[in-house]
RNA sequence: AGGGCGUUAGCUCAGUUGGUAGAGCAGCGGACUCCAAAUCCGCAGGCCGGGGGUUCGAGGCCCUCACGCCCUGCCA
Numbered sequence: 001a002g003g004g005c006g007u008u009a010g011c012u013c014a015g016u017u018g019g020u021a022g023a024g025c026a027g028c029g030g031a032c033u034c035c036a037a038a039u040c041c042g043c044a045g046g047c048c049g050g051g052g053g054u055u056c057g058a059g060g061c062c063c064u065c066a067c068g069c070c071c072u073g074c075c076a
Base pairs, nucleotide, nucleotide: 001072002071003070004069005068006067007066010025011024012023013022019056027043028042029041030040031039049065050064051063052062053061
């Protein structure tokens, strides 16, 4: 330098064909218990990496930038 994959909740990850953003864990509250753990019930938590575009409508499409991983190449 070229190419591929990835970036979504605090963490790890889903999200079909463009049509209301989800799960597990963690957190908080409650039940249970003498107390705690475990278990069960509930709640909260999101500018979907940044910007722009297409569209009635974008997490998913197009352009661009940033960051991470991988492959190839160049110089030394």